[in-house]
């Protein structure tokens, strides 16, 4: 330099044009004499910029970071 892959909540991940689910962690409450365990509720996320579209996490282009391969 070229090609390919990945990027979603604090962490691990699902999803794939109609506005995002889970686990775990966190907060509050209940249960217990206390802790742990358990239960209920809640807050929290689509790497960034542009394009297409009525509508983009999803499609296209570029950028950034990481990984793999070729030279």
């Nucleotide at each position: 330099g070229c090609g390919g892959g990945a990027u979603u909540a604090g962490u691990u991940u699902a999803g794939u044009g109609g506005u995002a689910g889970a686990a775990u962690a966190c907060a509050u409450c209940c249960u217990u004499g206390c802790c742990a365990a358990g239960g209920a509720u809640g807050a929290g996320a689509c790497a960034c910029g542009g394009a297409u579209u009525c509508g983009a996490u999803u499609u296209c282009c570029g950028u950034a970071u990481c990984c793999c391969g070729c030279a």

Description: Predicted 3D model of a 71-nucleotide RNA (transfer RNA) from Candidatus Campbellbacteria bacterium CG22_combo_CG10-13_8_21_14_all_43_18. The sequence is in RNAcentral, with records from ENA. Its mean pLDDT, the model's own confidence on a scale to 100, is 82. Its Rfam family is "tRNA". Rfam describes the family as follows. Transfer RNA (tRNA) molecules are approximately 80 nucleotides in length. Rfam classes the family as a transfer RNA. The organism belongs to Candidatus Campbelliibacteriota, within Bacteria.